The part of an RNA shown here (small-subunit ribosomal RNA, 5' domain) has 537 nucleotides and comes from an uncultured bacterium. Its mean pLDDT, the model's own confidence on a scale to 100, is 86. RNAcentral holds the full RNA, with entries from ENA and SILVA.

Context: one part of a larger RNA
């Protein structure tokens, strides 16, 4: 001298862009953080047309209850898709967990693209609902009926999978690709529309995306840690995965790793990066961005393409909280918010307009991801606290050798500016789509109606936010403070105190003239900051 997610002291005017529990992976009170889709399905309710009906009341004929059809809303179930992503956190973890670089001939892969072949006949059920019940709830039983794009049987098989057979290619081995016979399994769903279409659905193949798994090398410290291992270490046999492997199982063998540091213990998430340094190196790993673990502690599975699943299920266990004492409910390491801890870390805020995500044909919904906006001088960066003139070098402070000197053009005075902030008028960009209207073109049709594709005009959508930004008004008005001043160090004199108060970073000050305590004047440095502490280089 530099950096900080800082923090404490004295001070503080404005604005952009940034960051903001580093301590208790301590507990949590309240909201919201994951749903949607009625164009998969069958009730329910509900509006409104039309028609049947006809009570009381008037009766030409209108009329509640009840009822049929029909079109529109709404939506508890059943269904499908998402909920495995997006958010936190960094406890554990010294490991193939992370970085690189490789295999995978030992593998997976919803949605998406591409292109191939289809999608035939049938069948019983369970919710919802309805009626009985049980509990305080939580929540659960029995009986009946009923729907699907829910389940299930049977055709059908280009590819597919199994066996068995001959064959070509091709490789680093076990093998891999491709094509052929023969024989044996295996598929499916509708649904919007008049239609055309479109949306779905089944088998296979390629891609692309995402992942799984191995491996070379590279990743703290202590040897006051020297031996460590029986599912170990190898093999066959079997079983399990999508898939290699003691993963896991029985049998045999008796082996594996170690001073190139095993084991074992102590600290740690890990890289891009980030600070520092000319560099090499030293430190770190917050915000952004990748992997990775985790979700109240331990264990475990189901479901699904994918979890062994934060806001799902089971089991134990701690805490909490309802309880009719018989049973029950919760998990903020999601945004905000309490509470404790500590030197510290913020609003129980708008909004889905925008980019992105999830369902939908769509319109839309949802979306504390994300856009904003509140708060903190926590960092950076910018700007203002006014500029010009102006000497009788005023008054007044301070010093004086009493002659002055300094503060000091500094004030005042005169002339002006008009930035921020006051106020007042205007006022965005960020909007593109979508959907409606309407022209054109194309398909469809008898059809220049309708629908479908496309393209073109208008209209329609902003939280911030009447914000940013411009004009305009008045007024110098509101807007400087903090450390130092012995020598390292830029800055010096008066008084006070007298080894006493006191200062101190490091030498060292102070015991009667202290440039070094504590005041006053002056100076130096930085400057909406200054210092002090801490930590690192």
């Nucleotide at each position: 001298g530099g950096a900080c997610g800082a923090a404490c002291g004295c001070u503080g005017g404005c604005g952009g862009c940034g960051u903001g529990c580093u301590u208790a992976a301590c507990a949590c009170a309240u909201g919201c953080a994951a749903g949607u889709c009625g164009a998969a399905c069958g009730g329910a309710g509900g509006u409104u047309a039309c028609g049947a009906g006809g009570a009381a009341g008037c009766u030409u004929g209108c009329g509640a209850a009840u009822u049929g059809u029909a079109a529109c809303c709404u939506u508890a179930g059943u269904g499908g898709c998402g909920g495995a992503c997006g958010g936190g956190u960094g406890a554990g973890u010294a490991a193939c967990g992370c970085g690189u670089g490789g295999a995978u001939a030992a593998c997976c892969u919803g949605c998406c693209u591409g292109a191939c072949a289809g999608a035939c006949c049938g069948g019983g059920a369970c919710a919802a609902c309805a009626c009985c019940g049980g509990g305080a709830a939580a929540c659960u039983g029995g009986u009946g009926c009923u729907a699907a794009u829910a389940c299930c049987g049977g055709a059908u098989a280009c590819g597919c999978u199994c066996a068995a057979g001959a064959g070509u290619g091709c490789c680093c081995a076990u093998g891999c690709a491709c094509a052929c016979u023969u024989g044996a399994g295996g598929a499916a769903a509708g649904g919007a529309g008049c239609a055309a279409u479109c949306c779905g659905c089944u088998g296979a193949c390629a891609g692309a995306u995402g992942g799984g798994u191995c491996c070379g090398c590279g990743u703290c410290c202590c040897a006051u840690u020297a031996g460590c291992u029986a599912g170990u270490u190898g093999g066959u046999g079997g079983g399990g995965u999508a898939a290699u492997g003691g993963c896991c199982u029985a049998c045999c063998a008796a082996g594996g790793c170690g001073a190139c540091g095993a084991u074992g213990g102590u600290u740690a998430g890990c890289u891009g990066g980030u600070c520092u340094g000319a560099g090499a190196g030293g430190a770190u790993g917050a915000u952004c961005a990748g992997c990775c673990a985790c979700a109240c502690u331990g264990g475990a599975a189901c479901u699904g393409a994918g979890a062994c699943a934060c806001g799902g299920u089971c089991c134990a266990g701690a805490c909490u909280c309802c309880u009719a004492c018989g049973g029950g409910a919760g998990g903020c390491a999601g945004c905000a918010g309490u509470g404790a801890g500590g030197a510290a870390u913020a609003u129980u805020g708008c909004g889905c307009a925008a980019u992105g995500g999830g369902g939908g044909c769509a319109a839309c919904c949802c979306u504390g991801a994300c856009g904003c906006a509140g708060c903190a001088a926590c960092g950076c960066c910018g700007c203002g606290u006014g500029a010009g003139u102006g000497a009788g070098g005023a008054a007044g402070g301070u010093u004086u050798u009493c002659g002055g000197a300094u503060c000091g053009u500094a004030a005042a005075g005169c002339u002006c500016u008009g930035u921020c902030g006051g106020g007042u008028g205007g006022g965005a960009a960020g909007a593109a789509a979508u959907g409606u209207a309407u022209g054109g073109a194309g398909g469809u049709u008898a059809a220049c109606a309708g629908c479908c594709u496309u393209u073109g005009u208008a209209c329609u959508u902003g939280a911030c936010g009447g914000u940013a930004c411009c004009g305009c008004c008045a007024a110098a008005g509101g807007a400087a403070g903090c450390a130092c001043c012995g020598g390292c160090u830029a800055a010096c004199u008066c008084c006070g105190u007298g080894c006493c108060a006191g200062c101190a970073g490091c030498c060292g000050c102070g015991g009667u003239a202290a440039u070094a305590c504590g005041g006053g004047g002056g100076g130096u440095g930085c400057u909406a900051g200054c210092g002090u502490u801490g930590u690192u280089c």